[in-house]
RNA sequence: AGACGAUCGCGGGAGAUGUUCUUCCCGAGGAAAGUCCGGACACCACUGAGCAAGUCGCCAGGUAACGCCUGGGCGGAUCUCGUUGAUCCGACGGAUAGCGCCACAGAGAAUAGACCGCCGAUGGUCUCCUAGAGACACAGGCAAGGGUGAAAGGGUGGGGUAAGAGCCCACCGCGGGUUUGGCAACAAACUCGGCAGGGCAAGCCCCGGCUGGUGCAAGGCCAAAUAGGCAGCGAGAGCGCUCAGCUCGCUACAAACGCUGCGGGUAGGCUGCUAGAGAGCUCGAGUGAUCGUGCUCCAAGAGAAAUGAUCGUCCGAUAGUCCAUCAUCGACAGAAUCCGGCUUAUCGAU
Numbered sequence: 001a002g003a004c005g006a007u008c009g010c011g012g013g014a015g016a017u018g019u020u021c022u023u024c025c026c027g028a029g030g031a032a033a034g035u036c037c038g039g040a041c042a043c044c045a046c047u048g049a050g051c052a053a054g055u056c057g058c059c060a061g062g063u064a065a066c067g068c069c070u071g072g073g074c075g076g077a078u079c080u081c082g083u084u085g086a087u088c089c090g091a092c093g094g095a096u097a098g099c100g101c102c103a104c105a106g107a108g109a110a111u112a113g114a115c116c117g118c119c120g121a122u123g124g125u126c127u128c129c130u131a132g133a134g135a136c137a138c139a140g141g142c143a144a145g146g147g148u149g150a151a152a153g154g155g156u157g158g159g160g161u162a163a164g165a166g167c168c169c170a171c172c173g174c175g176g177g178u179u180u181g182g183c184a185a186c187a188a189a190c191u192c193g194g195c196a197g198g199g200c201a202a203g204c205c206c207c208g209g210c211u212g213g214u215g216c217a218a219g220g221c222c223a224a225a226u227a228g229g230c231a232g233c234g235a236g237a238g239c240g241c242u243c244a245g246c247u248c249g250c251u252a253c254a255a256a257c258g259c260u261g262c263g264g265g266u267a268g269g270c271u272g273c274u275a276g277a278g279a280g281c282u283c284g285a286g287u288g289a290u291c292g293u294g295c296u297c298c299a300a301g302a303g304a305a306a307u308g309a310u311c312g313u314c315c316g317a318u319a320g321u322c323c324a325u326c327a328u329c330g331a332c333a334g335a336a337u338c339c340g341g342c343u344u345a346u347c348g349a350u
Base pairs, nucleotide, nucleotide: 002314003313004312005311006310007309008308010027011026012025013024014023015022029332033343034342036341037340038339039338040337041215042214043213044212053211054210055209056208057207058072059071060070061069062068073092074090075089076088077087078086079085093206094205098204099203100200101199102198115146116145117142118141119140122139123138124136125135126134127133128132154172155171156170157169158168159167173195174193175192176191177190178189179188180187181186219271220270221269222268229262230261231260232259233258234257237251238250239249240248278297279296280295281294283292284291285290315330316329317328318327320326
């Protein structure tokens, strides 16, 4: 997230009786969306603890809470000749707790390894004919260089050696310790160590934190018609007396019938329901997220459901060469218990 005004229309409320109408007031958003997280609220469940399952995971802070936000650390990318720095990004606990995996290529992919290569000092064989020299590349030694790979068991340089190798040394990296700075993550300095089992936890897993379930169609109140339930009364049934009927007495209330009452539930109505972890401004605390003080402001709340159109003046954009006039456009989208986030959609500007 076009502004203001007028007219008509739609939904709701109030007044009034002008009850086919009249007057007044109010009527979408930054995302109302996705329903992905976190809460409020409500009902149900619940002694506590543990297991299981799910989810989160550097540190500190903010918050009702969060998987959100802020600040910091560490790592990466880009800019920069470069340092410093800036911007952006980060599922960023643990890889000697255990298991698993590491395609292809390659000799070897975690109990390291030897294809090409280097050496062959020592031992062996041979030649010269020697107190030694040379050849072979046989035993064997090596891992520097080449090659494979995403990754080859620290790197660069020097010494050393037959050739080599942290075998030794310097620097860098790494690991342990101490000190200092910092709330901490972490960093720096000093010192010790010759250097170690590489990577993947967004594979299982381990460690630590959090989590009961269902959602306003929650829940509360009122309450028809019809059907069924319970209670009472009536009528009715059987027996006795009697020719019979009525009346009277006794028995049984199982089923059916009528009336009255009660209670449950449905339709329907009322409520929950919109003033709240609210918005704006001032001042204050804080690097910031945010918090506090004061003032002011806040009337959609439905029912399968309204929120629109036209005209006028202005604003912005676009094309016609500039200006003016004229013309055409002004996105995405649409509340339903509420709130805090994230994500997605989208006009213009920066």